[in-house]
Molecule: c-di-AMP riboswitch aptamer (ydaO/yuaA leader)
Organism: soil metagenome
This record gives sequence, structure tokens and C1' cells, in this order.
RNA sequence: AGCCGAAUCCUCCCUCCCGGGAGGAGCGGGGGACCCAGGAUAGAGGGGCGGAGCGCGCGAGCGCCGGGGACCUUCACCCUCGAGCCCGUCAGCUAACCUCGCAGGCUUGGUGAGGGA
Repeated sequence: AGCCGAAUCCUCCCUCCCGGGAGGAGCGGGGGACCCAGGAUAGAGGGGCGGAGCGCGCGAGCGCCGGGGACCUUCACCCUCGAGCCCGUCAGCUAACCUCGCAGGCUUGGUGAGGGA
């Protein structure tokens, strides 16, 4: 100076700094009626955050899906990746309402065609 991501902005307080705390705005996630949808089957079940999953196969693996490849964007092909954590037997949707988060990581690993700035 930028990129992924909701993870930014403003004000105030403590502090020499580093850093920490409070409030507001904004952004994102979860819970939660009617109506609607669904259909009961007990399970190392079920659900949530996240791109980080699904299916087949004894297996090596294959296919699909999803993230990244750096001004943004569409398509094609190519390369690469698909972690971790939480709830605790419970959660469809969901107005009111309730509640949580604003971290972390990275410096680019591609060409072609089209559009935009």
C1' cells in the first nucleotide's frame, strides 16, 4: 500500500508507552410465535459458527460442491486448499423480543476472452 474475512468507524476513561475498559453507530451470527412447511422411528443422536462439505469405493482413489489464485466482475481451462471450535439430548421458518461477535491470517502461487472502474 493492499488481500481474505461480519470483524469497521466515532466518543470517553485508565495508562509514560504497550495495552486495557465503557458507550454509540454500523456490520455479521444465533435463539425465538401465528401462518406456512415438515412428518414421528431413541441415536457415540441432533444442531450451530466457518469456504472448509456430499456421494461412491475394502482401499489407493474418483466424482460433485465450496474457498483462494491481488483493481472489480462474467465465462472457460489450469493450479491449489477444504481446518478448527462450540451447544449438550435441544433449536424448520419466524413479527415482537432475547442474545453473541467485530477476531485471526496473508503479501500471491494464472492464462485467455468479454464487461466495468